[in-house]
Context: one part of a larger RNA
Order: sequence, then structure tokens, then C1' cells
RNA sequence: UGACGGGGGCCCGCACAAGCGGUGGAGCAUGUGGUUUAAUUCGAUGGUACGCGAGGAACCUUACCUGGGCUUGACAUACACAGGGAUUGUUUGGAGACAAGCAAGCGCAGCAAUGCGCCUGUGAACAGGUGCUGCAUGGCUGUCGUCAGCUCGUGCCGUGAGGUGUUGGGUUAAGUCCCGCAACGAGCGCAACCCCUGCCGCCAGUUGCCAGCGCGUGAAGGCGGGCACUCUGGCGGAACUGCCGGCGACAAGCCGGAGGAAGGCGGGGACGACGUCAAGUCAUCAUGGCCCUUAUGUCCAGGGCUACACACGUGCUACAAUGGCAGGUACAGAGAGAUGGUCUCCCGCAAGGUGGAUCAAAUCCUUAAAGCCUGUCUCAGUUCGGACUGGGGUCUGCAACCCGACCCCACGAAGCUGGAUUCGCUAGUAAUCGCGCAUCAGCCAUGGCGCGGUGAAUACGUUCCCGGGCCUUGCACU
Repeated sequence: UGACGGGGGCCCGCACAAGCGGUGGAGCAUGUGGUUUAAUUCGAUGGUACGCGAGGAACCUUACCUGGGCUUGACAUACACAGGGAUUGUUUGGAGACAAGCAAGCGCAGCAAUGCGCCUGUGAACAGGUGCUGCAUGGCUGUCGUCAGCUCGUGCCGUGAGGUGUUGGGUUAAGUCCCGCAACGAGCGCAACCCCUGCCGCCAGUUGCCAGCGCGUGAAGGCGGGCACUCUGGCGGAACUGCCGGCGACAAGCCGGAGGAAGGCGGGGACGACGUCAAGUCAUCAUGGCCCUUAUGUCCAGGGCUACACACGUGCUACAAUGGCAGGUACAGAGAGAUGGUCUCCCGCAAGGUGGAUCAAAUCCUUAAAGCCUGUCUCAGUUCGGACUGGGGUCUGCAACCCGACCCCACGAAGCUGGAUUCGCUAGUAAUCGCGCAUCAGCCAUGGCGCGGUGAAUACGUUCCCGGGCCUUGCACU
């Protein structure tokens, strides 16, 4: 100087408390440990690993295993020699890789020889490695932490390490600002500048509107016509403690009020200081060193990553009447779409099939569900719950045995609110309801990322638990 203290003072945070809903019990999904295995590829491991790298493991992916092949190689550059246009189709053997053969075919320059490009073979340089080391590294990332801190120049103090500034009195979400002060200034952080959202105006009208007119319909912005409104999307305005009162040191600021769509940072996002954890990643990529080089490279078929006595994490669905089922009926936002989205007729109980139409999309997809109305069930392991299993099918795909999703019939298990414990959330939040997207042939998505609908309760307070900030004190640690 730090770090630490079951030392002190001050102050924060869904940290506790107050409240709402969960976890831990059940079934299933998913990840992990363990075990098993020829292999169950590898990494991530308190917080900060465990629906994590995976935003798509049947083949491929794929890195693993078994077996079958290749050796200048699946890929790059360049050289020498030999042969051949490139290329396409096809036959046989084979699980395929591959091997053997047949047929078609004949680039550019040049009269030609030949050269160039490309392919095959041989040779030698080299390729290749998801092999090791994240304790050799770059880059990227997590975490403390969106916490309010971390430093520098000059000056001053101290023999020096170092201190001062940055401490103090107030104040703030904030080292935010004010005042004071041997300090005076400055930088990285804070805030603001950026994006979305909330109000208004202007501009623009193939969405919207009987708003005002006309046509028209069983009903329709369906049509003429018009941009007023809604909306769309570009520009601008608007909020600054600006105004009033009180408190305060006449300051910074705090409390209340007016006006206002909105107040005192309006709500949300992007944005992460000096550093810490030899944190994570050599398997995104890059890269030093080491190692393999007829194999630790490479091609192929099949298998495995999906195993299952168990254990844990994260979730989904439930245990029902604020509910289940049946019929009727209303209202979104955001986003994707041409090997695509899908509407409608017909067929099928359905998944789906078939024909026709529409949309490169404010125009089509596009009826959202909870909700509301009516009926039924009447507390029962049930008309709750849907696991598991049998049978029959649909679709994708070369192919659903290992190992896909979906539909129908049958079967209907555990489960009657879950011990100790533990998690999230302070408002359009929690809870609850559906919709969309990426990846993607299909999908094990209950995951992830978004979107809107309905829409709460509670916060006395800071003693206590956890984490953090500032000052101070002790100290046998640095």
C1' cells in the first nucleotide's frame, strides 16, 4: 500500500422482509455424472459446467468403433517425364469405396510440328492431421458488474515504499453536482450523443374511410372517386427542475403543486473503465513448439454418439369444477415465403391426397388462443390425467430395424399440491394464453430467439442471510 476480521460508521442491490407463482414428490422430454460398451467422439465442472458449444446426430453431419480400400493422396502450389481433349452415358464384379470394360464425344492459338488450358499415371518437393500443449499465444467470451470506480501530468509532503489530488460537509442512480481544502488540471469509466417505444405537427398516399357523394351486394372499400381520419415512414417539435411554493448554506439539490401525452434518468435496448479468476476456448478461426507421415492422413459400408441398476440439473404435462368436453361467436402483433407460402372444390373419421386459384407479397398466406354465450359432466383415480402397449395408416427421405414426426382405433399407468430445501419476479412486471422465426428434406422443439392478448399482489422496514461501494480501526498475512 493492499487483502482480511463471527471490528466500527455511512450507503446500495428482488439481498432479506412483504407478496405472487414455481423447484424438490409423479410421468415424460432434455443435458450431465456414473456404469456399460468394439465405440458409446470431444470439450464445458462451485458461484461463472449440466435444453451449455448443438440455430436440427436415421445416411451425411462425425471428429468415435468394426471391417474393406488408397498412398503426391479428398484439397493447394510448382517441376520433370509419359499418355490423353474436356466430358457424358453405360455393362460386369462388389456392401460401397473401387476395379475391369464398352460406347459417344473432340476446347483455344497455329499452315504444320507443336504450345496453352484440363485430365490420368510415374517421380520428387510437399500436402494432410477435429493429434498434444488455452500453463507458449492472437482473437473472441464468461465473471465480479452498469458496480462507481481506475489512473495520469505538474506541484507539495515523506530518507523511502508511498501519500496528497480521489479525504472532509452536503447531494446523487453515479468520483453526479455544489461547497471547503497544498493542491491545480487532465484521461479511461458515469451521463449525453445512437436505436425502439409513448404525444403533436409537416410531407407522402394502390393500407385505411360512407368520414361527404355516386354505383352496387345475400353480405362485402366490391367499384367510381377522395386522402379528412386510422395507419405506414421520412423530417421536425416537445421535458429543461423551465414555472410556482416550501426546505436547504444565498449552493448543489430535495419535497409538494400547476400546466402537460409524458415529468424530475418517462419506459426499454445497444453500450461493460483499470483490472481479477495462469477463468473458458489450439474442436470456429489464426498461430509458436512438439508429435504422426502406406498413417494420428484419406475414401467407403455398417454400427455408435439414442446404451441403463442408478444419481443430479433444466424443463414440459398434470393431479382437476376459477375445471374437462361439445356447439356457437369476438379481438392481435411481429415475422417468413417461389425446388416456397398456401386458399378453395372433391376424396378421406383424420394425418393427408387430388384438381383448380392466388401471392416475389401493407394486396395472398392471415379464422390466434385464453375470452364471451349455451349445453353437459357433479367430486369420482372420474367425461381428471395422459405415460405405456397392441393394431391400422399418412408424410419426408435412396433408406425410418437399430433411430423420425404425425393421424385413427383400442389400452389406459403414476399422479389427489409434493420432506428438509431452493428459485424467479417491483408493472403492462409476475402469472396465464396463443402466434411467428432461425436451423431444417423430415424431426425427437416441451429448447432458443422474438411477438402480441388477458393482467395482479406486495414493499412496515434494513435487525438478520448473500453480494457490493466509501471512510475508519486492528493485524502474527502481502
Molecule: small-subunit ribosomal RNA, 3' major domain
Organism: uncultured bacterium